[in-house]
Context: one part of a larger RNA
RNA sequence: GAAUGAACGCUGGCGGCAUGGAUUAGGCAUGCAAGUCGAACGAUCCCGCUUGCGGGAUAGUGGCGAAAGGGUGAGUAACGCGUGAGUAACCUGCCCCUGAAUCUGGAAUAAACCAGGGAAACUUGGUCUAAAACCGGAUGUCGGCACCACACCUCCUGGUGUUUUGCUGAAAUAUUCAUCGCCUUUAGAUGGGCUCGCGUCCUAUUAGCUUGUUGGUGGGGUAAUGGCCUACCAAGGCGAUGACAGGUAGGUGGUCUGAGAGGAUGGUCACCCACACUGGGACUGAGACACUGCCCAGACUCCUACGGGAGGCUGCAGUCGAGAAUCUUCCGCAAUGAGCGAAAGCUUGACGGAGCGAUGCCGCGUGAGGGAUGAAGGCUUUCGGGUCGUAAACCUCUGUUCACUCGGAACGAAGGUCUGACGGUACCGAGAGAGGAAGCCACGGCUAACUACGUGCCAGCAGCCGCGGUAAUACGUAGGUGGCAAGCGUUAUUC
Numbered sequence: 001g002a003a004u005g006a007a008c009g010c011u012g013g014c015g016g017c018a019u020g021g022a023u024u025a026g027g028c029a030u031g032c033a034a035g036u037c038g039a040a041c042g043a044u045c046c047c048g049c050u051u052g053c054g055g056g057a058u059a060g061u062g063g064c065g066a067a068a069g070g071g072u073g074a075g076u077a078a079c080g081c082g083u084g085a086g087u088a089a090c091c092u093g094c095c096c097c098u099g100a101a102u103c104u105g106g107a108a109u110a111a112a113c114c115a116g117g118g119a120a121a122c123u124u125g126g127u128c129u130a131a132a133a134c135c136g137g138a139u140g141u142c143g144g145c146a147c148c149a150c151a152c153c154u155c156c157u158g159g160u161g162u163u164u165u166g167c168u169g170a171a172a173u174a175u176u177c178a179u180c181g182c183c184u185u186u187a188g189a190u191g192g193g194c195u196c197g198c199g200u201c202c203u204a205u206u207a208g209c210u211u212g213u214u215g216g217u218g219g220g221g222u223a224a225u226g227g228c229c230u231a232c233c234a235a236g237g238c239g240a241u242g243a244c245a246g247g248u249a250g251g252u253g254g255u256c257u258g259a260g261a262g263g264a265u266g267g268u269c270a271c272c273c274a275c276a277c278u279g280g281g282a283c284u285g286a287g288a289c290a291c292u293g294c295c296c297a298g299a300c301u302c303c304u305a306c307g308g309g310a311g312g313c314u315g316c317a318g319u320c321g322a323g324a325a326u327c328u329u330c331c332g333c334a335a336u337g338a339g340c341g342a343a344a345g346c347u348u349g350a351c352g353g354a355g356c357g358a359u360g361c362c363g364c365g366u367g368a369g370g371g372a373u374g375a376a377g378g379c380u381u382u383c384g385g386g387u388c389g390u391a392a393a394c395c396u397c398u399g400u401u402c403a404c405u406c407g408g409a410a411c412g413a414a415g416g417u418c419u420g421a422c423g424g425u426a427c428c429g430a431g432a433g434a435g436g437a438a439g440c441c442a443c444g445g446c447u448a449a450c451u452a453c454g455u456g457c458c459a460g461c462a463g464c465c466g467c468g469g470u471a472a473u474a475c476g477u478a479g480g481u482g483g484c485a486a487g488c489g490u491u492a493u494u495c
Stems, first nucleotide, its partner, number of pairs: 001495004006491005013364006019357002026320003030317003035064003040061002043058007071275003080200008090192002095188001102138005112127006142169005149162005174179001201247003208238003213235008250272004254265004277298005300311004328354001330353003336350001337348004367397004377388004402436001404431005412422001439484005444465003450479005460467002
């Protein structure tokens, strides 16, 4: 000098765009943050009238979603991340493409009703009923498995295709239709799993580490390879090119600085990873070992009729605590996106906005011109004067920026109609009046800027050198001056 998610002191007019819990991954009151579908199903209730139709609402069964979106960085030195390959070792709901395709039968159960238990959370028994819920049978374009044969390819433990035979595996309706779906299969896309090369902090005052350890065979398990697991066999495997151990840490694109090389850093935004009170576990599912799902254990908090129960803000607001320190318990689904739905639409603290904070960057303003008796006053003085100083007063201005008052008034809406939270906002016009708007730090040298008084090695200053012990340009105050300016200084940290 530049920089910061900054803080502190003094000061503070407006706007735009950004940005704001860095510490206790400490504890949390309250509200909201994931629903939707009646065109899957039975049932109940309400309304209307043409009295058997129409409309609406919903607890339950069922479907899809809830694995996304949002948060945080505790853990992790790792195939975690980055980059480049591989998968002849794999999966992929919704989406898109190809081809084929439906018949038949059955048993229940929730809701409702009845009878109970419990303070509650909830729960027991009985009776009845439906489905695109569940379970059979048949069929088999097609797929899987086994066997036979052939062709092509090859990365040669094989892969692909065709064919014979055998075994085996499906489905769902609603409606007048349209339409939306269901089943099997093919290819694709998208998303993911796994493997490998290279790169990825400090310490040797960490030098030896390892027994499922290293490899093989058989088996199990998985979507899939593999000590992933298991039985047996062999005795291996890693290491000064730093194993093992300890410390620290989410990684990257980037960001800051620097002429560069490099150094430092990883907040906001984007990608990846990990986590969800702590630890463990699986279930469902295309996908989780699942933030607002389940089970077990633990700590903590709450309710209780003492028998037993409930909970998880590292979602958005908000609260307490700790801290130098970090915001509103706001508005709206109008836009963009997401879920569900045939659609209308519903939901969405994602998101769009407003609010708060000079936290940062940028822009603008606090007036302009004239005006010398160089007024008064302050400070100073060699008492002549000098200086603040054209500064003020005063005069004249401004189609008066911003702020203020009144009136008009959007774009953002796609898509013919309708639909705007922001917002009567931005912006435009009119009005009034120089009116409402300047501070902070420094002035010995480095370093731009000096005098007076007070103080007297005291009080104090100080980044370094150093000032102060009676004439202090270095302390304190005043006047003056210099610098920056809605900021200015200080502190901390990085280059």
Predicted 3D model of a 495-nucleotide part of an RNA (small-subunit ribosomal RNA, 5' domain) from an uncultured prokaryote. The coordinates come from a structure-prediction model, not an experiment, and the mean pLDDT is 85. The RNAcentral record of the full RNA draws on ENA.